[in-house]
Formats: sequence, C1' cells, structure tokens
RNA sequence: CGAGCUGGCUAGACGAUCGCGGGCAUAGUGCCGCAAGGCCAUGUCUGAGGAAAGUCCGAGCUGCAAAGAGCAGAGUGCUGGAUAACGUCCAGUGGGGAGAACCCUAAGGAAAGUGCCACAGAAAACAAACCGCCUGGGAUGGAUGAGAGCUUCCGAGGUAAGGAUGAAACGGUGCGGUAAGAGCGCACCAGGGCUCAGGUGACUGACGCUCUUGGUAAACCCCACUCGCAGCAAGACCUAAUAGGGGAAGGAUGAGGUUGCUCGCUGACUUCCCGGGUUGGUCGCUUGAGGCCUUAGGUAACUAAGGUCCCAGAUAAAUGAUCGUUCACGACAGAACUCGGCUUAUCGGCUAACUCGCAUC
Repeated sequence: CGAGCUGGCUAGACGAUCGCGGGCAUAGUGCCGCAAGGCCAUGUCUGAGGAAAGUCCGAGCUGCAAAGAGCAGAGUGCUGGAUAACGUCCAGUGGGGAGAACCCUAAGGAAAGUGCCACAGAAAACAAACCGCCUGGGAUGGAUGAGAGCUUCCGAGGUAAGGAUGAAACGGUGCGGUAAGAGCGCACCAGGGCUCAGGUGACUGACGCUCUUGGUAAACCCCACUCGCAGCAAGACCUAAUAGGGGAAGGAUGAGGUUGCUCGCUGACUUCCCGGGUUGGUCGCUUGAGGCCUUAGGUAACUAAGGUCCCAGAUAAAUGAUCGUUCACGACAGAACUCGGCUUAUCGGCUAACUCGCAUC
C1' cells in the first nucleotide's frame, strides 16, 4: 500500500423568522361548563430513534384473585458466571467449516419402554445365506480292471472374508488361524467403561482393562428446571342525566293535579337525602432495575462507591415551514404505560484490534 475479518461510534452542521405540543412563573371580580374541571396572553425552558418498527422473548406496574398441592398443557435443554428476569449477554467445553484473522452449532437421554427406517436389497435389528466359499450325502456323463479326481444336477450343514442393494449392513487395517471363515487369537486405530492426574464444571490427558448390542427423541417418551390468567382500551378517582333500590318527613283527619285564590271535581303519592352509574373530566404518564463522568473490583458480561444531570408525554393526537451560509448533498424510518433483550430495515462517514499478500529499509 492492497485485500480481508471482528467490534465500537455517528446518522448533515450553523444561524434567523414564523408556527405547533409540554413544563414553570406572572395578570384577572376574566371566559367556557350544571358539575368535575378546563381555557386564555406574555416571558422562559424543553420537544423522536438506533432501530421509536416486528410485537418474538423476559420483567416492572395494574386488576382478577389468594396463586398451597396435584394433573393436563407450554417452554427451556453442554458447563460456569452476569442479571430484577430471560429463550439475552459474557467466558469456556465438545462438534463442524475456512489458507488465516475467524465463522456456524436446537449440543440432555437410543443400555427405561414403545414406534419408525421409503425404494432397493437375501437380510433394516431377539439378525439374516441371494450369488460366492467350504465339508459330507445322492444322482449323472464319458474313460477305466476298479477307484479317486473331473462334468452336470439335487439336497443337507458350515461360513458375514468377497460380490450385489442402500442414506445406513452388527467396528477398520494387517498378521496368525481355519475345511472355509469369524475379535476365534494378537498388534495398531476407533469405541466403551474403570483407575490415576488436571479442571468449580462441561471436559481433557495417561497407563493398564474390555476386543465392543445401527440410525431416528424439530417420533412418542424419559429426565432436570421454569411457568396462575388477563393486559394502560390495565386500573383508580370525581361528576350532569335515566331506570330500578334504600332512608327520613308529610299524606284517605286528603298528597298531588285541575287557572293566581276560594268553592267544586278528581283520588295516592309528594319532597329531601343516600346510593347508582351514563356523558364528561382528572389521574395512571414519565425520576427510571435512569443517563454521563471518575475511581475501585472482575479476563469479560457486569457490579459498587462518589460526583453530576433531568432528557417528549400528546388524546384527533405537537415535533413543521421559509430563508441564508456550508459540506462528504443526507439512508432506514417516526413516540402513545415503562424498562432489559432479540430480530428485521438502513445512503454513507469515522475509528480500534487482528489476519493474509506485495514492496521498501
């Protein structure tokens, strides 16, 4: 210098004017509303993201409820740690891939039991004999004095070395052994478990031992651990109206109605309060497992102490428009109870460690 690999940061900048949401301060015998409550002007401060997204996990919070036990169901699944918690993160182990940096991994149990293993193939699991190989028996053909051997065929037994099928065939290679073969014996390799050593552990290493019962659990299942359900349209409070309800007082010795009063007529309710809960309003709502800095502990995730900061909170729902200067000319995209993660989208720019190649000193 080039190519790569793994992280981290950033997400146009500055200024002016106008507008919009929110907080605070200040004015009123103000305005709207039955009420609860809200509105108004000025000043000042503040106003989207790394993913605000998908709503896929885990929590807080709230209600139901009393969550103690069991069944069912669901989830997680190497080890240790972090955390409020997690299916997340960190550090490791095993397995697989790459020339390297590095990447991927749903990675418990198949010797608890059950099931399945298409096609092909003799056989797919208490193994099995199609071809082949070996040993007897019988028949047969021609030759021979006769027999053995030989040819062809039948049938019995042995054999898992070889062939053939398959994704997979009951460890692999070699030597011995045998009628032919076979872990039948031996050596090495693979596997298994025991012992010893190291490690908190997953696991690793070593010597001797055993010559060794396929695969499939994203099949049922078994084992260990976790899980009550619903969700801010959760939920709480205030408040006109209606129905039904409760209480008090009055009322056939006449309530109430009928024209203001009287008479007359009529003949059982009337008033107030509680409560109810519709409409509407307020809260929940943003100070939080919070951000930043320093120090300390830890390989790290993370934690502790000290300092410092306040950083949207709407409800038809604000976060915009215009202009100027400037650059590398600007991607994906926008809050709606709040956090921790994961996943997905993303024009570019900056930066750190590491790897490989080339060149020069």
Bacterial RNase P class A from a Bacillota bacterium, 361 nucleotides, folded computationally. It was read from a public genome assembly, where an Rfam model found it. The organism belongs to Bacillota, within Bacteria. Its Rfam family is "Bacterial RNase P class A". Rfam describes the family as follows. Ribonuclease P (RNase P) is a ubiquitous endoribonuclease, found in archaea, bacteria and eukarya as well as chloroplasts and mitochondria. By type it is a ribozyme. The model forms 93% of the base pairs in the Rfam consensus. The prediction has a mean pLDDT of 76.